[in-house]
Context: one part of a larger RNA
C1' cells in the first nucleotide's frame, strides 16, 4: 500500500424488524444428481448450476446408439478427359437412403471456342457439435447502478509510497459547501435519450346525440372536430417562493401554488478491477487429432428409462367458496400457405361454408367482479391425479412419445417439522388476455391490463457493502 480480524466509530440496503403471501408437508408438470441403458450426446456447478444453454427432442432438429450405403465426398476453388445435360415423369430392387434402366433435354459464336450442367480420373484439398475457455478474440455472469477508480503538474519522503480523495457539515451519490500544500483534469454519479402523469396547439375516414335533422334505434345516415383519442410540435418543476433550523455556506424540515415536489414513477445506460468466473457446442481462432472415418448419408431406437434424492413452478386442501343461470368493464398484440365473424351441425374437442381483412374500419376476443338460485362443513356437490372406452385434431407417420373433448374411474390432500424466500403501492396478492418459438405441441419465457392491501417503533442483533482508524509473525 493492500488484504484479514468472533478491533472501534459513522453510515447504507426488502439486511433485520413490523406486515401479507408463500417454499418445505400432497398430486402433478419441469430441470438436476444418482442408478439403469446399445444410447439414455453435450455444456451450466455456493451466493452468480439446477423451468439454465433449449423462443417449444415423433421423422427432421440430433451432436448420442444399432444397423445398411458414399469415401475428392453433403459443401468451396484448381487441373485433365468425355458428354449435352441438370431437373422433372415412370419401372426394377431396398427398411430407407444406395444401386440399375426407360423417357424427355442447354445457350453464345468470328467456327478456332466460350459459358453453364453433369459423368469419370488423379491429387491439392473439402469436412470434424473432434481436445484444450489453463493457448485467444468477441459476447456474458458477479461484487454492483455499489460509489468509487485514477491521471498531470507541484509539494513531502533516501525509497516503497503519501499528498490531493483526508477533516467539519451535507447528500441516493468523490453530490455540493466550507477548510486545508495543494491546484487542476480525466472514467464513474447527475443530466443529455424513452415511457408514464397534466395543459396547449396541428391534424380529423378513431370517437360524439355533445348541438341540428333523419332513423331499420345499430355513430346507422346527413352534419361536426367541440369533447374522447390517435401521434407530432410545445409548456410543465427550478428548492423557483415564504416561514423554522444552519456557519451568513451547501442543505434540511414545513408551507403555498400546483396534474405533479424536492432524482414524480418506471425503463435504456454497468467505472477501474475481482473471480486461470462461464462459453473452442452461436461465432472467429493458435496448437494438438481423426482423413474408405472422430467426416457423410439413411433407418429404426434414444436424449421422454426410474427403488431414489434435490431445485423451480402449477393445482389444491375450500363457504372471502364450489355449482347452474344472467349480465357489465380492458389494455397491449398477432393476422394472407394468415386470422377468420354471422349461420348450420355436433353434449363436446371440432366440422360444413365462408362475409370481412395487408387492418385505429375486419377477426382472435376477457376472466375475476356485479345479481339471483342451490349446497351446509363432509374426504363432501371440495380436489382433480389415475385408469378405461369413444372421438376430434395437426402431420408422410402420433406404438416407443403429441395435444384436446365427451362418459365413467374419482387416489394422495384437511394448510404442512427444523428451516427458508419475495414483496414498501397501484407495490404484495389475485383475475383473465397476447406474444415470440411453432405444421402440432406451456404449469415456462416476455409482455398486457382488471380488482386492489397490511406494515414500517427502529438499527441492538443476523447477510451484504462503503468511508474513516487500530492490530497483525500474512501479501
Nucleotide at each position: 500500500u493492500g488484504a484479514c480480524g468472533g478491533g472501534g466509530a459513522c453510515c447504507c440496503g426488502c439486511a433485520c424488524a413490523a406486515g401479507c403471501a408463500g417454499c418445505g408437508g400432497a398430486g402433478c408438470a419441469u430441470g438436476u444428481g444418482g442408478u439403469u441403458u446399445a444410447a439414455u450426446u453435450c455444456g451450466a456447478a455456493g451466493c452468480a448450476a439446477c423451468g439454465c444453454g433449449a423462443a417449444g427432442a415423433a421423422c427432421c432438429u440430433u451432436a448420442c446408439c444399432a444397423g445398411g450405403g458414399c469415401u475428392u465426398g453433403a459443401c468451396a476453388u484448381c487441373c485433365c478427359u468425355c458428354u449435352g445435360a441438370c431437373c422433372g415423369u415412370c419401372c426394377c430392387u431396398u427398411a430407407a437412403c444406395c444401386g440399375g434402366g426407360a423417357u424427355u433435354u442447354c445457350c453464345c459464336u468470328u467456327c478456332g471456342g466460350g459459358g453453364c450442367a453433369g459423368a469419370g480420373g488423379a491429387g491439392a484439398c473439402a469436412g470434424g457439435u473432434g481436445g484444450u475457455g489453463c493457448a485467444u478474440g468477441g459476447u456474458u455472469g458477479u461484487c454492483g447502478u455499489c460509489a468509487g477508480c485514477u491521471c498531470g503538474u507541484g509539494u513531502c519522503g533516501u525509497g516503497a509510497g503519501a499528498u490531493g480523495u483526508u477533516g467539519g457539515g451535507u447528500u441516493a451519490a468523490g453530490u455540493c459547501c466550507c477548510g486545508c500544500a495543494a491546484c487542476g483534469a480525466g472514467c464513474g454519479c447527475a443530466a443529455c435519450c424513452c415511457u408514464u402523469g397534466u395543459c396547449a396547439u396541428u391534424a380529423g375516414u378513431u370517437g360524439c346525440c355533445a348541438g341540428c335533422a333523419g332513423u331499420u334505434c345499430g355513430g346507422c345516415u346527413g352534419g361536426g372536430c367541440a369533447c374522447u383519442c390517435u401521434a407530432g410540435u410545445g409548456a410543465g418543476a427550478c428548492u423557483g417562493c415564504c416561514g423554522g433550523g444552519g456557519a451568513u455556506a451547501a442543505c434540511u424540515c414545513g408551507g403555498a401554488g400546483g396534474a405533479a415536489g424536492g432524482u414524480g414513477g418506471g425503463g435504456a445506460u454497468g467505472a477501474c478491477g475481482u473471480c486461470a468466473a462461464a462459453u473452442c457446442a452461436u461465432c472467429a481462432u493458435g496448437c494438438c487429432c481423426c482423413u474408405u472415418a472422430u467426416g457423410u448419408u439413411c433407418u429404426g431406437g434414444g436424449c421422454u428409462a426410474c427403488a431414489c434424492a434435490c431445485g423451480u413452478g402449477c393445482u389444491a386442501c375450500a363457504a372471502u367458496g364450489g355449482c347452474u343461470g344472467g349480465u357489465a368493464c380492458a389494455a397491449a398484440g398477432a393476422g394472407a400457405a394468415g386470422c377468420a365473424a354471422g349461420a348450420c351441425c355436433g353434449c363436446g374437442a371440432g366440422g360444413u361454408g365462408g362475409a370481412g381483412c395487408a387492418a385505429a374500419u375486419c377477426u382472435c376476443a376477457a376472466a375475476a367482479a356485479c345479481c339471483a338460485g342451490u349446497c351446509c362443513c363432509a374426504g363432501u356437490u371440495c380436489g382433480g391425479a389415475u385408469u378405461g372406452u369413444a372421438g376430434g385434431c395437426u402431420a408422410c407417420a402420433a406404438c416407443u412419445c403429441g395435444c384436446c373433448u365427451a362418459c365413467a374411474u374419482g387416489a394422495a390432500g384437511u394448510u404442512g417439522g427444523a428451516g427458508u424466500u419475495g414483496c414498501u403501492a397501484g407495490u404484495a396478492a389475485u383475475c383473465g388476455c397476447g406474444a415470440a418459438u411453432c405444421a402440432g405441441a406451456a404449469u415456462g419465457u416476455c409482455g398486457c391490463g382488471g380488482u386492489g392491501a397490511a406494515u414500517g417503533c427502529g438499527u441492538u442483533c443476523c447477510c451484504g457493502g462503503g468511508u474513516c482508524u487500530u492490530g497483525u509473525a500474512c501479501a
About this RNA: The prediction has a mean pLDDT of 84. This is a predicted structure of a 475-nucleotide part of an RNA (small-subunit ribosomal RNA, 3' major domain) from an uncultured Clostridia bacterium. It matches the Rfam family "Bacterial small subunit ribosomal RNA". Its Rfam clan is "SSU clan". Its family is annotated with structural constituent of ribosome and ribosome in the Gene Ontology.